[in-house]
Context: one part of a larger RNA
RNA sequence: CUGGGCGUAAAGCGUACGUAGGCGGUUUAUCAAGUCAGAUGUGAAAUCCCCGGGCUUAACCUGGGCACUGCAUUUGAAACUAAUAGACUAGAGUGAUUGAGAGGUUAGUGGAAUUCAAGGCGUAGCGGUGAAAUGCGUAGAGGUCUUGAGGAACAUCAGUGGCGAAGGCGACUAACUGGCAAUACACUGACGCUGAGGUACGAAAGCGUGGGGAGCGAACGGGAUUAGAUACCCCGGUAGUCCACGCCCUAAACGAUGAGGACUAGCUGUUGGCUCUAUAGACGGGUCAGUAGCGAAGCAAACGCGUUAAGUUCUCCGCCUGGGGAGUACGGCCGCAAGGUUGAAACUC
Numbered sequence: 001c002u003g004g005g006c007g008u009a010a011a012g013c014g015u016a017c018g019u020a021g022g023c024g025g026u027u028u029a030u031c032a033a034g035u036c037a038g039a040u041g042u043g044a045a046a047u048c049c050c051c052g053g054g055c056u057u058a059a060c061c062u063g064g065g066c067a068c069u070g071c072a073u074u075u076g077a078a079a080c081u082a083a084u085a086g087a088c089u090a091g092a093g094u095g096a097u098u099g100a101g102a103g104g105u106u107a108g109u110g111g112a113a114u115u116c117a118a119g120g121c122g123u124a125g126c127g128g129u130g131a132a133a134u135g136c137g138u139a140g141a142g143g144u145c146u147u148g149a150g151g152a153a154c155a156u157c158a159g160u161g162g163c164g165a166a167g168g169c170g171a172c173u174a175a176c177u178g179g180c181a182a183u184a185c186a187c188u189g190a191c192g193c194u195g196a197g198g199u200a201c202g203a204a205a206g207c208g209u210g211g212g213g214a215g216c217g218a219a220c221g222g223g224a225u226u227a228g229a230u231a232c233c234c235c236g237g238u239a240g241u242c243c244a245c246g247c248c249c250u251a252a253a254c255g256a257u258g259a260g261g262a263c264u265a266g267c268u269g270u271u272g273g274c275u276c277u278a279u280a281g282a283c284g285g286g287u288c289a290g291u292a293g294c295g296a297a298g299c300a301a302a303c304g305c306g307u308u309a310a311g312u313u314c315u316c317c318g319c320c321u322g323g324g325g326a327g328u329a330c331g332g333c334c335g336c337a338a339g340g341u342u343g344a345a346a347c348u349c
Base pairs, nucleotide, nucleotide: 003321004320005319006318007303008302012317014201015200016199017198021194022193023192025088026087027086028085029084030083033081034080035077036076037075038074039073040072041071042070049065050064051063052062053061054060091191092188093187094186095185096183097182098181099180103177104176105175106174107173108172109171110154115149116148117147118146119145120144121143125136126135162169163168206247207246208245209244210243211242215241216240220236221235222234223233258316259315260314261313262312263311266294267293268292269291270290271289272288273287274286275285276284298305299304322349323348324347331342332341333340334339
C1' cells in the first nucleotide's frame, strides 16, 4: 500500500455554514466520451512459461510457440454512467393558515434572601466545631422592629418536560430577530447530499482597557487536627466571579456513537400539532414531528444496541495502525501573554 476498523480495546474534527472535488430522483429522444465486441498495425531482442535440440548430466547455450494483460487507428452495439435537448413530481424549496418553546439580542421592571449603613427596643454573650480555638461583642454585639444603599442570582411552577448546530438557555414586560412542527391546497421543477482547504460560533479558567463588587472565594494570613499538615475542618480574605469592548479557542466540548438517504416485529410513557367517533373538556382510535423505557430479528469479545441502531445497505468527509519516549523536541502558522495548532526521532520494552 492493500486490507481491516473507529460506543467502552488505537481511532468521529467541539459544532455549523460553505468553496473545489466526490456522489446524485422519474422519464423520452439524440450522441457515443466512459463501457462492450470485431478487424488492422504495433507491443525490438533477450528474459519468464510450454514443446523440442546441443554440450556424458546440470547450470549454460539454442530452435519453435505462447505471452507481452498495453497503445493507436478503424468498423459496429447502445443497457448503464457522462453529455445535449425536452418532460415530470415522490427529493429539496417557496407561499398560505395555524401552533409550541428557558432559541438569540437590547431596554425596562419586580419580589424573596444575604451583606452593609442609620435609628428604636434590649443585655451578655454571639459565632463556630467531632471537640475547640482564632474571630465578633459592655466603645452595646447576637436577637427583634423600621428605614435606606448596593450587587448578584431568579425558590415554588420544574417534568428521563421544552428550545438551540454545538457550546448552551430558566423571574416578569416590551421591541427586534433566527429556527422548528402540523394542515389541506397552490407554486418552482432535482434547484439535492457530503464537504479537503476556508469562514463563523464555541463552557469554565485566563489575558488587555475601563467600570462594578453583595455573597462566594484560588492565592494569602490566622485557629485547629496531626509525627508532620505547604491539606481536609474553622475565622478572615485578594484576584476572580458581574458589566462593556477586544483577545484566548481549550474540556470526560460525552450519546466517549460524523453528516445525509433508504429498508427491517412490536409494546408502554411523555411533549407539540392535525384528524375521526362520541360528546361539545375529555377518555378512546388514527396520523405526523420530537423525547424516554422495554424488547422480535439481527448485530456484538462481552457489556449492551435494537425504526432516535451499535441491524441491512448507499454517498461523502474525518480519523486509527503495539506500549513508553510524547501530544514532547525542532520548524511553520496563530496569540499581548498563558499557550494553542500542526507534529517527529533516537532510545527502550